[in-house]
RNA sequence: CGGGGCGUAGCGCAGUUUGGAAGCGCGCUGUGUUCGGGUCGCAGAGGUCCUGGGUUCAAAUCCCAGCGCCCCGA
Numbered sequence: 001c002g003g004g005g006c007g008u009a010g011c012g013c014a015g016u017u018u019g020g021a022a023g024c025g026c027g028c029u030g031u032g033u034u035c036g037g038g039u040c041g042c043a044g045a046g047g048u049c050c051u052g053g054g055u056u057c058a059a060a061u062c063c064c065a066g067c068g069c070c071c072c073g074a
Stems, first nucleotide, its partner, number of pairs: 001073007010026004020057001028044005050066005
C1' cells in the first nucleotide's frame, strides 16, 4: 500500500439475509427459599447499536466517508 472480517448492556454474542417493538446467556440489584451461604424460583436496573453524513413514512439492518481491532497478500 491492496483485499477481507469484526465493532450491539459490565463480559461473551444473536438480530443484518428479507428495513417495521433492541434481545439471549453470564454478571449486577431486590425478593422468596436457608440458621447463614450456595443452588433454584420470581421481579428489576443497565443501550448515542463505533463516529459523521445520506436514502426512506420508518435504519442496528441499505448507501458513502472516517476511526479502532483482527486476518491475508505485497
Predicted 3D model of a 74-nucleotide RNA (transfer RNA) from an Anaerolineae bacterium. The RNAcentral record of the sequence draws on ENA. Model confidence (mean pLDDT): 82 of 100. Lineage of the source: Bacteria > Bacillati > Chloroflexota > Anaerolineae. Rfam family: tRNA. It is annotated as a transfer RNA.